Overview:
The RNA shown here (transfer RNA) has 72 nucleotides and comes from a bacterium. It matches the Rfam family "tRNA".

[in-house]
RNA sequence: GCCCUCAUAGCUCAACGGUAGAGCAGUUCCCUUUUAAGGAAAAGGUUGUAGGUUCGAAUCCUACUGGGGGCA
Numbered sequence: 001g002c003c004c005u006c007a008u009a010g011c012u013c014a015a016c017g018g019u020a021g022a023g024c025a026g027u028u029c030c031c032u033u034u035u036a037a038g039g040a041a042a043a044g045g046u047u048g049u050a051g052g053u054u055c056g057a058a059u060c061c062u063a064c065u066g067g068g069g070g071c072a
Stems, first nucleotide, its partner, number of pairs: 001071007010024004018055001027041004048064005
């Protein structure tokens, strides 16, 4: 230098172009003499950045940034 791949909640990961979810962690409550375990509820997201396509984009296209890999 070229190519491939990944980037979504604090962490690990889902999500046919049509309401962004789960587990764990954290918060509150129940249970318990207390803790742990168990149960319930609520909260938590400018989907890496900037544009484009579309009635509608996490998803498709382009550029860039960062991580990983391959070739030279």